Predicted 3D model of RNase P RNA and transfer RNA as a complex of 455 nucleotides. Rfam match: Bacterial RNase P class A. Rfam classes the family as a ribozyme. Its mean pLDDT, the model's own confidence on a scale to 100, is 79.

[in-house]
RNA sequence: CAAGUAGGCCAGGCGAUCGCGGGCCGGUGCGCCGGUUCGAGGAAAGUCCGAGCUCCACAGAGCACAGUGCUGGGUAAUACCCAGGCGGGGCGACCCGACGGAAAGUGCCACAGAAAACAACCGCCAGAGGUCCUGCCUCUGGUCAGGGUGAAAAGGUGGUGUAAGAGACCACCGGCAGACGCGGCGACGCGCCUGGCCAGGCAAACCCCACUGGGAGCAAGGCCAAGCAUGGAGGGCCAGCCGAAAGGCUGGCAGGGCUGCUCGCCCCCUUCUCCGGGUAGGCCGCUAGAGGUUGCGGGCAACCGCAGCCCCAGAGAGAUGGUCGCCACCCGCCGACGGGUCGGCGGGGACAGAACUCGGCUUAUCGGCUUGCUUGGGCC
RNA sequence: GGGCCCGUAGCUCAGCGGUAGAGCAGUGGACUUUUAAUCCAUCGGUCCUCGGUUCGAAUCCGAGCGGGCUCACCA
Numbered sequence: 001c002a003a004g005u006a007g008g009c010c011a012g013g014c015g016a017u018c019g020c021g022g023g024c025c026g027g028u029g030c031g032c033c034g035g036u037u038c039g040a041g042g043a044a045a046g047u048c049c050g051a052g053c054u055c056c057a058c059a060g061a062g063c064a065c066a067g068u069g070c071u072g073g074g075u076a077a078u079a080c081c082c083a084g085g086c087g088g089g090g091c092g093a094c095c096c097g098a099c100g101g102a103a104a105g106u107g108c109c110a111c112a113g114a115a116a117a118c119a120a121c122c123g124c125c126a127g128a129g130g131u132c133c134u135g136c137c138u139c140u141g142g143u144c145a146g147g148g149u150g151a152a153a154a155g156g157u158g159g160u161g162u163a164a165g166a167g168a169c170c171a172c173c174g175g176c177a178g179a180c181g182c183g184g185c186g187a188c189g190c191g192c193c194u195g196g197c198c199a200g201g202c203a204a205a206c207c208c209c210a211c212u213g214g215g216a217g218c219a220a221g222g223c224c225a226a227g228c229a230u231g232g233a234g235g236g237c238c239a240g241c242c243g244a245a246a247g248g249c250u251g252g253c254a255g256g257g258c259u260g261c262u263c264g265c266c267c268c269c270u271u272c273u274c275c276g277g278g279u280a281g282g283c284c285g286c287u288a289g290a291g292g293u294u295g296c297g298g299g300c301a302a303c304c305g306c307a308g309c310c311c312c313a314g315a316g317a318g319a320u321g322g323u324c325g326c327c328a329c330c331c332g333c334c335g336a337c338g339g340g341u342c343g344g345c346g347g348g349g350a351c352a353g354a355a356c357u358c359g360g361c362u363u364a365u366c367g368g369c370u371u372g373c374u375u376g377g378g379c380c
Numbered sequence: 381g382g383g384c385c386c387g388u389a390g391c392u393c394a395g396c397g398g399u400a401g402a403g404c405a406g407u408g409g410a411c412u413u414u415u416a417a418u419c420c421a422u423c424g425g426u427c428c429u430c431g432g433u434u435c436g437a438a439u440c441c442g443a444g445c446g447g448g449c450u451c452a453c454c455a
Stems, first nucleotide, its partner, number of pairs: 001376010012327007020039008041351001045362002048360005053217004065213005070084005085099001086097004100208002105206002107202003121147002123143009155173006174198002176195003180191004221284004230276006236253007255267004291310008329348009381454002383449005390404004398435001406422005428444005
């Protein structure tokens, strides 16, 4: 210098001006006005996981169902993060992995093929028989060495052996199971011994094993509660009827204003008191929190502890924006020269946007800055 | 704001591990004087997209995209 790899950070700055929302203060003609302060994100998104919080359900245990699935740690918790193991990819830095069990059972493995897991189609071999007898055919049996099919075919190579063959046996290699020793908390690794044990694949098929899980969601939920309508309980007065009475049944009522009272007029309504559910509407939940940040300490790290400092939108159908100037950045064109700088002109700045709150993951995103590391080349 | 469901031919749908169909529609032909109806033949697919599991994916799993739940999904 080029190519690459893993992480971290930013998401233009300053000023002017016109606006928007919340809090506080002041004014007011109660409609608002003025001042001051605060006012989106790394994803506020998808709602894919995990929690807080609230209500409902619930004796305990089990089953069912759902989820997770190497080990150790972190955490409130997780399917997340960190460190490690194993497997795969890359020259490498590094990346990827739903990574328990197929030697518990069931099921599936299309087409092709004899056979897809209790492997004889061709072939090879032996015996018997037939016949047109150096051959061919039939039957019985042995045989997985060879052929062919398939995504996948019953360990591999060499030898012994045999009628032909075969882990049938032997040597080496590979795998598996078991025992032991050493290292590691562990996953696991290394070594050694034994056993011919050689066992197809699929569990993102059922299933088995281990662990976890009650359901719903702030439109959760709680408090106050107008008007209209309505439910329950109790009582008063008047009239009528029944009854000897006590009482019962039926029907109705009021209140306010004008006035000291009565009459009268008007308004309004259909007796009074108490209790209840509940709508509109209002208030709470609501933002000081598993908060942020700086320093020190512990830890490989994720993270944790202690101390100091800070307060950082809140909501209601929903504010957080526009324009201009200068500077910085990127791209293109033109020009200049001291050859990578300067000047001029033009263009560009994404994705998106809180609504109960957090921790993660995933997805979208113009560009810029920065750190560690790898490979290749050049120069000293 | 929260929650739930769906995506296969032009339309309505079936198929849920073995290589994609049905009805209607379209096109051509037959019948008919002609049309309709009927009959025969035929065309037509990124199974929404991208990854993964598997020998093999429309189907199983994950992520994304689009649409719906018109108030009878929740105040």